[in-house]
Molecule: c-di-GMP-I riboswitch aptamer
Organism: Desulfogranum marinum
RNA sequence: UAUAAAAAAAGCUAAACUUGUCGCGAGGCAAGGACGGAAAACUGCGGGUCUUUUUUGAGAUAGCCGAGUUGCCUAU
Numbered sequence: 001u002a003u004a005a006a007a008a009a010a011g012c013u014a015a016a017c018u019u020g021u022c023g024c025g026a027g028g029c030a031a032g033g034a035c036g037g038a039a040a041a042c043u044g045c046g047g048g049u050c051u052u053u054u055u056u057g058a059g060a061u062a063g064c065c066g067a068g069u070u071g072c073c074u075a076u
Base pairs, nucleotide, nucleotide: 002076003075004074012037013036017032018031019030020029021028022027035063041069042068043067045066046065047064048061049060050059051058052057
């Protein structure tokens, strides 16, 4: 450097739900919690889904799929 893989070890993260709070809303943030995760780290680039608007448009979802960037241990 490449490949493989939640086997071991060290760690990391955290669904649903509850409470508080922000938002028109989808949803976000914090605390508790733990379904899970080898990238469940980051990026709205492509697709999907969702919200709002009469429409143009604007937004959400990275733990929906793909793509890109970065990364721990072990074995070969």